[in-house]
RNA sequence: GGGGAUGUAGCUCAGCUGGGAGAGUACCACAAUGGCAUUGUGGGGGUCGAGGGUUCGAGCCCCUUCAUCUCCA
Numbered sequence: 001g002g003g004g005a006u007g008u009a010g011c012u013c014a015g016c017u018g019g020g021a022g023a024g025u026a027c028c029a030c031a032a033u034g035g036c037a038u039u040g041u042g043g044g045g046g047u048c049g050a051g052g053g054u055u056c057g058a059g060c061c062c063c064u065u066c067a068u069c070u071c072c073a
Stems, first nucleotide, its partner, number of pairs: 001072007010025004019056001027043006049065005
């Protein structure tokens, strides 16, 4: 220098053919217990790596770019 993969909640990851942004875990509150652990219920937390474009509508499609991993040279 060229090719490929990945990037979504604090962490690990789903998200189908473009139309509700979610699960587990963690955190907070409450209940059960004499207390802890644990279980249950509820709650908060996201510029979907960044910028732009297409579209009535983008996590998803297109372009550019950044980071990490990997292959070739």